[in-house]
């Protein structure tokens, strides 16, 4: 570094446009309901990829460097699925 296995978190939240079922009537370019989708808007939330910060610690012990699983959420992620730090095995 590569191949396998494992491998978490946090709203399938309001809304909007769409689509097709159902149900109502007062039979309309109409009212309600749930499901589905979306490269829209909104607010809440996540941290284990990546970024940054600050620092224990280490090198050296003046400088200075290298530094996290701590912070913070810029990007990135909130049904499933992908990502993914880390563990194990084999090369």
């Nucleotide at each position: 570094a590569u191949g396998c296995g494992g491998g978490a978190g946090a709203g399938c939240c309001c809304a909007a446009c769409c689509g097709g079922u159902c149900c109502u009537c007062u039979u309309g370019c109409a009212g309600g309901a749930a499901c589905g989708g979306u490269a829209u808007g909104g607010c809440g939330c996540c941290g284990a990829c990546g970024g940054a910060g600050c620092a224990a610690c280490c090198g050296c012990c003046c400088c200075c460097g290298g530094a996290a699983a701590c912070u913070c959420u810029c990007a990135g992620g909130c049904a499933c699925a992908a990502u993914c730090a880390c563990c194990g095995c084999a090369u």
Molecule: Glycine riboswitch aptamer
Organism: uncultured Methylobacterium sp.